[in-house]
């Protein structure tokens, strides 16, 4: 950095250092000098690995340990279909694609 595979409307913030952007990409919308992003201490969700326990068919408890995660559904929408509407927009659902995490390959 590729591949493959599962999940992605829930849930979880304080304090410090520092000082302007951040939210992946574009568009929209947000957020932010009542302090962002970032690192640092602490706490905390969560159940992917993970211990333990059933079963014919992975169900159920836990949370010491590896990770991730604590604004907004992954903030919305980008692409196709199809349904509503006279249309323009726009609203709904479906699946894709993109992205992010975990596991496992190379």
């Nucleotide at each position: 950095u590729u591949c493959u595979u599962a999940u992605c409307c829930u849930g979880a913030g304080a304090g410090g250092u520092g000082g302007a952007g951040g939210g992946a990409c574009u568009g929209g919308c947000c957020u932010u000098a009542c302090g962002a992003u970032a690192c640092c201490u602490c706490a905390g969700c969560a159940a992917c690995c993970g211990u333990c326990u059933g079963u014919a068919a992975u169900u159920g408890a836990c949370a010491a340990g590896g990770u991730g995660c604590u604004a907004a559904u992954u903030c919305c929408a980008g692409c196709a279909a199809g349904c509503a509407u006279a249309a323009c927009g726009u609203g709904c659902u479906u699946g894709g694609a993109a992205g992010a995490u975990g596991a496992g390959a190379g």
The RNA shown here (SAM riboswitch aptamer (S box leader)) has 106 nucleotides and comes from Gracilibacillus orientalis. Rfam family: SAM riboswitch aptamer (S box leader). From the family's description: The SAM riboswitch is found upstream of a number of genes which code for proteins involved in methionine or cysteine biosynthesis in Gram-positive bacteria. Model confidence (mean pLDDT): 84 of 100. Taxonomically the source falls in Gracilibacillus (Bacteria, Bacillota, Caryophanales, Bacillaceae).